About this RNA
This is a predicted structure of a 321-nucleotide part of an RNA (large-subunit ribosomal RNA, domain IV) from Anaerobutyricum hallii. Taxonomically the source falls in Anaerobutyricum (Bacteria, Bacillati, Bacillota, Clostridia). The full RNA is in RNAcentral, with records from ENA.

Context: one part of a larger RNA
RNA sequence: GUGUUGUUAAGGAACUCGGCAAAAUGACUCCGUAACUUCGGGAGAAGGAGUGCUGCGCAAGCAGCCGCAGAGAAAUGGCCCAAGCAACUGUUUAGCAAAAACACAGGUCUAUGCGAAACCGGAAGGUGAGGUAUAUGCUGACGCCUGCCCGGUGCUGGAAGGUUAAGGGGAGAGCUUAGCGCGAGCGAAGGUUUGAACUUAAGCCCCAGUAAACGGCGGCCGUAACUAUAACGGUCCUAAGGUAGCGAAAUUCCUUGUCGGGUAAGUUCCGACCCGCACGAAAGGCGUAAUGAUUUGGGCACUGUCUCAACAACACACCCG
Repeated sequence: GUGUUGUUAAGGAACUCGGCAAAAUGACUCCGUAACUUCGGGAGAAGGAGUGCUGCGCAAGCAGCCGCAGAGAAAUGGCCCAAGCAACUGUUUAGCAAAAACACAGGUCUAUGCGAAACCGGAAGGUGAGGUAUAUGCUGACGCCUGCCCGGUGCUGGAAGGUUAAGGGGAGAGCUUAGCGCGAGCGAAGGUUUGAACUUAAGCCCCAGUAAACGGCGGCCGUAACUAUAACGGUCCUAAGGUAGCGAAAUUCCUUGUCGGGUAAGUUCCGACCCGCACGAAAGGCGUAAUGAUUUGGGCACUGUCUCAACAACACACCCG
């Protein structure tokens, strides 16, 4: 000097991103126990008291004795208030992440009854599956709910019309040449090359349905007897213009928004407001008891975290031999 352990006056989080670490609590018996609640919980809530040994007594108990201290050592919950997220137990990045991520019971849409739908293949055959509607996608306990839009994309259904392939069809045209013609040229049959009309499916266009399918859910101007604001009106556009609920939020840029609470003092926190840059209803909305090695703010207790450091033991480094 470093490490580990222990103790510390007064103060007690002033430390720090943050009480990280440490301290404190702790066993058993008894008393007592709030909000809230899904009535099970919350709860070991919180808070408080007792605890050794000896004699007597059935016991309750009474009397006595010792120590600073009787759960005499070790082992053995700190607690409370408020908020976010996720209902919960569970699962996960073997080796930087355990979580608000995944799963979950419950909800719901679509296709499919088994030789299943779907997919690969020309077929045989194969996967699905040696499974059988408890099989897939989305959501995620529970409570209250889940608004408007089918114009686009997708899916389902329809078949009148338009378009449309190969195939069918074969008008016509080119080449070739028997023949004709003085020549230019014409040119049958056959062969060959090409080929119009017409005929013709699904699909697409088209017509409907469908959003717990993919998705979307406006702008400008004016108006009330103070002012301000606009229940009201006008206008443009749209498929429809965001309903309920929530809202500076795990979402708010401006922003440390404004007001209130907490503090002597609060960019965090809690309660409101609504001007939602850019919440919003199963990529669910809003609540919610219990739960959580979850995140955030506050408090009590407690402490060497700190003011501010000191001492001791042990180990190592180091020095001398």

The coordinates come from a structure-prediction model, not an experiment, and the mean pLDDT is 85.